The part of an RNA shown here (small-subunit ribosomal RNA, central domain) has 350 nucleotides and comes from an uncultured bacterium. RNAcentral holds the full RNA, with entries from ENA and SILVA.
Context: one part of a larger RNA
RNA sequence: CUGGGCGUAAAGCGAGUGUAGGUUGUUAGGCAAGUAGGAUGUGAAAGCCCGGGGCCCAACCCCGGAACUGCAUUCUAAACUGCCUAGCUAGAGUCCCGGAGAGGAAGGCGGAAUUCCGAGUGUAGAGGUGAAAUUCGUAGAUAUUCGGAGGAACACCAGAGGCGAAGGCGGCCUUCUGGACGGUGACUGACACUGAGACUCGAAAGCGUGGGUAGCAAACAGGAUUAGAUACCCUGGUAGUCCACGCCGUAAACGAUGGGUGCUAGUCGUCGCGGGUAUUGACCCCUGCGGUGACGAAGCUAACGCAUUAAGCACCCCGCCUGGGAAGUACGGCCGCAAGGCUAAAACUC
Numbered sequence: 001c002u003g004g005g006c007g008u009a010a011a012g013c014g015a016g017u018g019u020a021g022g023u024u025g026u027u028a029g030g031c032a033a034g035u036a037g038g039a040u041g042u043g044a045a046a047g048c049c050c051g052g053g054g055c056c057c058a059a060c061c062c063c064g065g066a067a068c069u070g071c072a073u074u075c076u077a078a079a080c081u082g083c084c085u086a087g088c089u090a091g092a093g094u095c096c097c098g099g100a101g102a103g104g105a106a107g108g109c110g111g112a113a114u115u116c117c118g119a120g121u122g123u124a125g126a127g128g129u130g131a132a133a134u135u136c137g138u139a140g141a142u143a144u145u146c147g148g149a150g151g152a153a154c155a156c157c158a159g160a161g162g163c164g165a166a167g168g169c170g171g172c173c174u175u176c177u178g179g180a181c182g183g184u185g186a187c188u189g190a191c192a193c194u195g196a197g198a199c200u201c202g203a204a205a206g207c208g209u210g211g212g213u214a215g216c217a218a219a220c221a222g223g224a225u226u227a228g229a230u231a232c233c234c235u236g237g238u239a240g241u242c243c244a245c246g247c248c249g250u251a252a253a254c255g256a257u258g259g260g261u262g263c264u265a266g267u268c269g270u271c272g273c274g275g276g277u278a279u280u281g282a283c284c285c286c287u288g289c290g291g292u293g294a295c296g297a298a299g300c301u302a303a304c305g306c307a308u309u310a311a312g313c314a315c316c317c318c319g320c321c322u323g324g325g326a327a328g329u330a331c332g333g334c335c336g337c338a339a340g341g342c343u344a345a346a347a348c349u350c
Base pairs, nucleotide, nucleotide: 003322004321005320006319007304008303012318014201015200016199017198021194022193023192025088026087027086028085029084030083031082033081034080035077036076037075038074039073040072041071042070049065050064051063052062053061054060091191092188093187094186095185096183097182098181103177104176105175106174107173108172109171110154115149116148117147118146119145120144121143125136126135162169163168206247207246208245209244210243211242215241216240220236221235222234223233258317259316260315261314262313263312266295267294268293269292270291271290272289273288274287275286276285299306300305323350324349325348332343333342334341335340
């Protein structure tokens, strides 16, 4: 290279938008680049292959043929691919109507709880644990009542529920805003799929500047435990957790399962919308579309399991793997304030 693979054995980029490229519905006509066939030329000799011959045979040698799967020119065909022209509507999209949603951003508001502060009642304990102690408390704690301050998070509703590309999103209201879905016709007429680079987003932790800090809490201190205890338990407690702006760019970023399209038994839930039947009516029942689950046929799988949300049957495009360790390391390059990230070996060894 050709292959064979990628849920768990090595292997799906964390996710999206999209450039080049690759691939691309249906009908008719045309062209003839690919494609197919013919002809001509060329494709040195030797060798290989076939037939015959010469050395006693063979190796070897000689003669003839075939072949040289290629290239060029030319003629022909027009199914397929391609290109051109003209159409089509089943893919894709636009318009209109409708409801669902923790989708995103900004502003405002609310109640419960913790802590702290003030005041009242009240008195000797409280707290904590396996048991204790550190700790708090007669300078009045804990408990309880009222008032106040401040920060963070939003009980019940809540659901195998919903939304989002992923990360993720949960009190209420307002404003701005993205997407999906259902319904009906009308419109555009292949406008599509994928996507190397590129760009954007991207939990937590971490970093920079400024703010904020109730609770929690790395580090740290103390008390215990223990042979020791740089831990597990306890009392404290700073970064941080929160906000604004700017970085970082990682993760068991997981469904450990890339995206798209078509096809291939069912059964039972649930969410959104529609049609029908029925009804006073939300229901119930039948049914269509879209999502999200459980179980299962065929089939697949090393097994486990997957199974119309495929890991089944196929096609298109991208990414990735190729024994273990050394190593996701060194070196170099790019990025970053740093921490570090991305790309990524070898010697050696089994």